Predicted 3D model of a 361-nucleotide RNA (Bacterial RNase P class A) from a Candidatus Rifleibacteriota bacterium.
The gene name in the source record is rnpB.
It matches the Rfam family "Bacterial RNase P class A". Rfam describes the family as follows. Ribonuclease P (RNase P) is a ubiquitous endoribonuclease, found in archaea, bacteria and eukarya as well as chloroplasts and mitochondria.
Lineage of the source: Bacteria > Bacteria candidate phyla > Candidatus Rifleibacteriota.
[in-house]
RNA sequence: CGGAAUGACUGGUCAAUCGCGUUCCUUUACGGAAUGAGGAAAGUCCGGGCUUCCCAGGGCAGGGUGCUGGAUAACAUCCAGGCUUGCUGAGAGAAAUUUCAGCAGGACAGACAGUGCAACAGAAAGUAUACCGCCGAGCAAUCGGUAAGGGUGAAAAAGUGCGGUAAGAGCGCACUAAUGGGCUGGUGACAGUUCAUUCGGUAAACCUCACUCGAAGCAAGAUUAAACAGAGGAAGAAGUGGCCCGCUUCGUUAUCUACCUCGGGUAAAUCGCUGGAGGCUGGGAGUAAUUCUAGUCCAAGAUAGAUGAUUGGCACCUCUUAAUUGAGGCACAGAACCCGGCUUAUAGGUCAUUCCGCUUA
Numbered sequence: 001c002g003g004a005a006u007g008a009c010u011g012g013u014c015a016a017u018c019g020c021g022u023u024c025c026u027u028u029a030c031g032g033a034a035u036g037a038g039g040a041a042a043g044u045c046c047g048g049g050c051u052u053c054c055c056a057g058g059g060c061a062g063g064g065u066g067c068u069g070g071a072u073a074a075c076a077u078c079c080a081g082g083c084u085u086g087c088u089g090a091g092a093g094a095a096a097u098u099u100c101a102g103c104a105g106g107a108c109a110g111a112c113a114g115u116g117c118a119a120c121a122g123a124a125a126g127u128a129u130a131c132c133g134c135c136g137a138g139c140a141a142u143c144g145g146u147a148a149g150g151g152u153g154a155a156a157a158a159g160u161g162c163g164g165u166a167a168g169a170g171c172g173c174a175c176u177a178a179u180g181g182g183c184u185g186g187u188g189a190c191a192g193u194u195c196a197u198u199c200g201g202u203a204a205a206c207c208u209c210a211c212u213c214g215a216a217g218c219a220a221g222a223u224u225a226a227a228c229a230g231a232g233g234a235a236g237a238a239g240u241g242g243c244c245c246g247c248u249u250c251g252u253u254a255u256c257u258a259c260c261u262c263g264g265g266u267a268a269a270u271c272g273c274u275g276g277a278g279g280c281u282g283g284g285a286g287u288a289a290u291u292c293u294a295g296u297c298c299a300a301g302a303u304a305g306a307u308g309a310u311u312g313g314c315a316c317c318u319c320u321u322a323a324u325u326g327a328g329g330c331a332c333a334g335a336a337c338c339c340g341g342c343u344u345a346u347a348g349g350u351c352a353u354u355c356c357g358c359u360u361a
Stems, first nucleotide, its partner, number of pairs: 001357010012314007020036006026029001038332001042343002045341005050217004057249004062213005067081005082108001083106010109208002114206002116202002131150002133146005158176006177198009221271004230262004235257002240254004278297008316329004
């Protein structure tokens, strides 16, 4: 200098003229001032605040989460760790295997509670087998031993090496791997060491275990005003009926209760609606996520739905030119109760870390 990966920030600005929404002021005017769409406002995938169900308690069913510790109002989010998989690079070893560094992932509890599943191929797919092969006996047919070599398969009695054997096999030894017991360290997941053993996979299958969960939702709801017209049907009756996922219990209520059919009126105004788990700056604690504290600030609340248009300059990008000389371009996108996350879209610009390549000293 170039490329790749990951993470973060930004994603326009100034002036003039005209126009629009909200709030405030005054001299009430053709007035003035302040302010006005995001990093995702999108998706509606999670969690809450808030509202209603008189209270919303207990149990069953059902749902959600799933390594450990912490943060948070809470979460499937975030931070720090543990284990594990893969890639790259550098080592150790005869080999199996393993160490260190960097990067990228993990739907990461339990298979010795039980049930189920693994097509086809293969001799055989759970505690199962001998197809080819090897060895021994035999004239042969055949019999016996074997699971090291080959084949099938996603997976075939843990692996490598040496010895041993008729031929082999943990049969023996050494070194690894996995599982379990003891001891040590750690809050813990786990790690180290030592001894023993050689125990298939799958739970994003049913299941088991631990923790956790009331439902519905701003078209939730509250207040005010206005208008009308009710009629009929079936059911229950206090161990009964109603009370917002289902069953049950507690509680509460009762000439009550919800349900079905036909018909009539209203759908207007105000609130909810933006002062918050809020922003900014300084200091303290913590590896960090985050938190405590002091000061300071108020930044859209529309309701058929405002937040804009034109002109010129600047910034950025592309091509071009001797030259900012000329021409063109400027992403994804649009609040509707609010907040914390996740996911998806995104032209261009800036920064940081790591790796690779080239060049120079």